Overview
This is a predicted structure of a 1174-nucleotide part of an RNA (large-subunit ribosomal RNA, half B) from Capsicum annuum. The RNAcentral record of the full RNA draws on Rfam. The coordinates come from a structure-prediction model, not an experiment, and the mean pLDDT is 80.
Context: one part of a larger RNA
RNA sequence: CCAUAUCGAAGAAACUUGACAAAAUAACCUCAUAACUUCGGGAUAAAGGGUGCUCUCCUAUUUUUUAAUUAGGAAAGUGGCACAUACCAGGGGGUAGCGACUGUUUAUUUAAAAUGUAGGACUCUGCUAAGUGGUAACAAGGUGUAUAGAGUUUGACACCUACCCGAUGCUGGAAGGUCGGAAGGAGAAGUGUUAUAAGCUUUGAAUGAAAGCCCCGAUAAAUGGCGGUAGUAACUCUAACUAUCCUAAGGUAGCGAAACUCCUUGUUGCAUAAGUAGCGACCUCCACGAAUGAGGUAACGACUGGCCCGCUAUCUCUGAUAUGGACCCGGUGAAAUUAAAUUCUCCGUGAAGAUGCAGAGUACCAACGGCUAGAUGGUAAGACCCCGUGCACCAUAACUAUAGCUUCGCAGUGACAACCUUAAUCUAAUGUGUAGGAUAGGUGGGAGGUGGUGACACACAACGACCAAUCUUGAAAGACCACUCUUUCUUCUAAAGAUGCCUAACCGUUGCACCGAUCAUUCGAGAGGAGGCAAGACACUGCAAAGUAGGUAUUUUAUCUGGGGUAGAUGCCUCCUAAAGGGUAACGGAGGUAUCCAAAGGUAGGCUCAAGCUAAGAUUCUGUUCAUAAGAAUAAUGGUAUAAGCCUACCUGACUGUGAGAUCGACUAGUUGAAUAGAGAUAAAAGUCAGCCAUAGUAAUUUGGGUGUCCCAUGUGGAAGGGCUCUCACUCAAUGGACAAAGGUACACCAGGGAUAACAAGCUGAUAACUCCCAAGAGCUCUUAUCGACGGAGUCAUUUGGCACCUCGUGUCGACUUAUCAUAUCUUGGGGUUGAAGAAGUUCCCAAGGGUUUGGUUGUUCAUCAAUUUAAGUGGUACAUGAGUUGGGUUUAGAACAUUGUGAGACAGUUUGGUUCCUAUCUACCGGUGGUGUUAAAGGGAGAACUACGAGGUGCCAAACCUAGUAUGAGAGAACUGGGUUGGGCUAACCUAUAGUGUACCGGUUGUUAUGCUAAUAGCAUGCCGGGCAGCUAAGUUGCUAUGGAAAAACUAUUGCACCAUGGGAAAUCCUUCUCUAUAUAAGUUCUUGGAUGAGGUUUUUGAACAGAACUUUGAUAGGCGAGAGGUGAAAGCACCGCGAGGUGUGAAGCAAUCUCGUACUAAACGAAAUGAG
Repeated sequence: CCAUAUCGAAGAAACUUGACAAAAUAACCUCAUAACUUCGGGAUAAAGGGUGCUCUCCUAUUUUUUAAUUAGGAAAGUGGCACAUACCAGGGGGUAGCGACUGUUUAUUUAAAAUGUAGGACUCUGCUAAGUGGUAACAAGGUGUAUAGAGUUUGACACCUACCCGAUGCUGGAAGGUCGGAAGGAGAAGUGUUAUAAGCUUUGAAUGAAAGCCCCGAUAAAUGGCGGUAGUAACUCUAACUAUCCUAAGGUAGCGAAACUCCUUGUUGCAUAAGUAGCGACCUCCACGAAUGAGGUAACGACUGGCCCGCUAUCUCUGAUAUGGACCCGGUGAAAUUAAAUUCUCCGUGAAGAUGCAGAGUACCAACGGCUAGAUGGUAAGACCCCGUGCACCAUAACUAUAGCUUCGCAGUGACAACCUUAAUCUAAUGUGUAGGAUAGGUGGGAGGUGGUGACACACAACGACCAAUCUUGAAAGACCACUCUUUCUUCUAAAGAUGCCUAACCGUUGCACCGAUCAUUCGAGAGGAGGCAAGACACUGCAAAGUAGGUAUUUUAUCUGGGGUAGAUGCCUCCUAAAGGGUAACGGAGGUAUCCAAAGGUAGGCUCAAGCUAAGAUUCUGUUCAUAAGAAUAAUGGUAUAAGCCUACCUGACUGUGAGAUCGACUAGUUGAAUAGAGAUAAAAGUCAGCCAUAGUAAUUUGGGUGUCCCAUGUGGAAGGGCUCUCACUCAAUGGACAAAGGUACACCAGGGAUAACAAGCUGAUAACUCCCAAGAGCUCUUAUCGACGGAGUCAUUUGGCACCUCGUGUCGACUUAUCAUAUCUUGGGGUUGAAGAAGUUCCCAAGGGUUUGGUUGUUCAUCAAUUUAAGUGGUACAUGAGUUGGGUUUAGAACAUUGUGAGACAGUUUGGUUCCUAUCUACCGGUGGUGUUAAAGGGAGAACUACGAGGUGCCAAACCUAGUAUGAGAGAACUGGGUUGGGCUAACCUAUAGUGUACCGGUUGUUAUGCUAAUAGCAUGCCGGGCAGCUAAGUUGCUAUGGAAAAACUAUUGCACCAUGGGAAAUCCUUCUCUAUAUAAGUUCUUGGAUGAGGUUUUUGAACAGAACUUUGAUAGGCGAGAGGUGAAAGCACCGCGAGGUGUGAAGCAAUCUCGUACUAAACGAAAUGAG
């Protein structure tokens, strides 16, 4: 010193994030118990009292009775500080939040407000149930049947649960729309052929075609949501009221600075000396709110705030003691770590914080015990941050798939009916422009055609009708015949659709006989012979398809970036930056662009604009001057009047095929281009013309489409398909372009990075801080008593930043502890100045010796408040200090609220909970030791003391009193100076007294065991309790903080200013003073002694070891013994008194840690060796 314990004066939470920890309470009997309440509780509420031992008596029980046991009661005595005497054994009350409660949970940092819960509600499910597992068989649900089962949500109870169906979801819907696969299919192409045949192959956008989606409803105890502006009342304020906009609807009841309130420590009341906390209110709810339940609530809670009583070493302020470590001795014997070490300080330098470099200083050698400031100490290739074309998991309206589900088709798959649709056939009808007598389908033929009376048929005779032709109208003319069209009906056949019914497939169930098992009832993974019932061509299964599908899976989710994120940007053109060739960066400064024009193109010819001046005078016009030029489809730059600008005429060179060369340039690309062949335009001609005054107006490859070509054609001929020329489809704009693609991670992981952030160091010094210069002005007057604008110059490295240089192989705020330095001084000291009468102040100069408070709230630094004080300074030291402490905050994992997000989740928003490692090798520091040296042969060992180069300590302040109620002042007030007194703070030593402790002292007493019992003792629980020697200690006692000198700051006198000189002159500096020191390596001086010292032994005013000190027979060193002091408090035994507990006497007794004195009884040695290594 640590751990675990014991005790503590006075105070009593002042400690601290927080009463953490400790203390306190505690048993039984009795008395007495509040608010509130779900009437059960609350309640052991709270707050009080009693309790030993002895004797006597009484009651009950057992017993035949007596006696005794057990339990209970009454009275009288008796001892102690204390009687549940030890051990054991609830602290209590008031209030708020959350959760109703008992329960459960992160084995190993979170026990909670989270989870669960009974109760409430919604949704699904009719039994071959839904939902679930499984590829399936099947299982389970359930041997259950809607009072059942499954899922979701809320969370006892009482009181309630408002508005919104626009969005999302679920659900219902015989219409309509959309999409529309397979099979079918109008059609098309190819082939085929004498042929436009059939057939075959390919294709197929008509048609038909389910679910889905659109659409129309319903649904909120489904996911969810629940406004703004302006005006208005007779002070003002406010707005019951009014207007207006928007919405699906605009937040109702209740609550409200709340686990929700940013501003915020809101305002107010209570409580406190003081209250960022707490409780009660207010309402201005950033951003409460009604089963994601609202507001209450008795009981309950190892939950979280606040207060009070009791209690205490938490604290003021620490002290003593015990045990175990530490330390020493004997034995045994690890680990991390370690480039090598011969491992100092300061200042500087330096990859920017040096034991190792530079300079200077300091320093004899070596172990031991401590301490933890440094070794950017050890430990774990940082978990924060960034990065990786890393990984994982999660979520979704990311991409792409997919299980499952829904739906259509085909098959297993049959019978009978009627209906509907379509096709073909048959029958019968149907057809209105105008004109025309009129309901003219079309074409052709065509001058006639048809017909009554009878029941019917045949024959004869008679009578006699109508329609046409003609006419008219019209594009077309009717009678009649043939073919045929539109629309519709009937018959029959075929196909499709939907419906009903049937039974034999298929499915379910039951049970007879048999088989097996069983004593039996009965049972069955048996078998399928003969059956019953239900259901039924549906279901179901298979194949193919459409829809849906985070249930599941594979993945993606860019880069630049003065860290990353947010914002912005990403190609091309022009200018500046760009440093007079070209080129040249930045999240440098300015702008454009993703086209346009059939003329705004080509040729030929012609013309000259803008601005200024000139007239009485505007436009036009005339003349003249000017070249840094108006104009140009468009940005800017360059060029441009011989025009590239403006006008006119004719045209299409905005042509086809080649292309030397040049330019630019990583490449791919880009640019320019004479000449030549062809065919042209224009001009009289030479000539010019391969778009536009030039520089932007853009996209590689792949894939697919189109025109042309007719190049290839898988035995041949064709064809499919491909090639070539031209061309179309990309804000592939992240523009040299991935085939496609968004998020979360605090549950996280890996590889790396100081290539890159947060802390700190460094550089810088914009900002901040401080100083100075100038002096407009304020100050009645007057720049500078004081203040000082507009400006200027600096210092510092305390703010906020910038940079990204060391560290990504590392500890971050505050508090505690311990400090040290600076001075730009808060106080005390010395001065100048004043708009200084005095007192109190203002401002400036010098000065760092000392000092610089305690509390309430808050995690706070800070802040604010209370009470003091001479004063309650400002800063640095890795925002000093976690191998020193703490862990309240921040900053993991649990959980909640508000807000936000579809969601996973997020939040410099809030709230509750949450593991702090290290035995010290070196340096540094604090100690006590061992060794050697001190040099000289003219010497040497040991002891004692001195000096002091040097180092360190100390250094403070107040109050009242006297001078003096004086100087001064109208008064009120009120000194300088000098003097002594007292006190506070700091500090040293000590223990006489006051006190604490005192575990080897004394006594009392509880429980129990033992010495056979009684008595008396002993052990154990440090048992508890009352005292206490020495020692140690403080809260106690005593003392110091004094005088003087030297040099001398500001200032000041001689002296009106400056300089010099001589004086005065501060708590600062140096002496003096106290402590240490001759290893002070320049190693000093003096004295004594010379068988001394050391070793050994007895010890302890000492002490971790070592050392120091005393003694060692010539001796009181320790023990013993004797006496006394001091402590406790009246021993045992015996006697006497009492029934007994007990009392009295012998006797101030007995005991005995300590101290003093005395006393050799015991134990402290006789002897030997050595003069040195280096």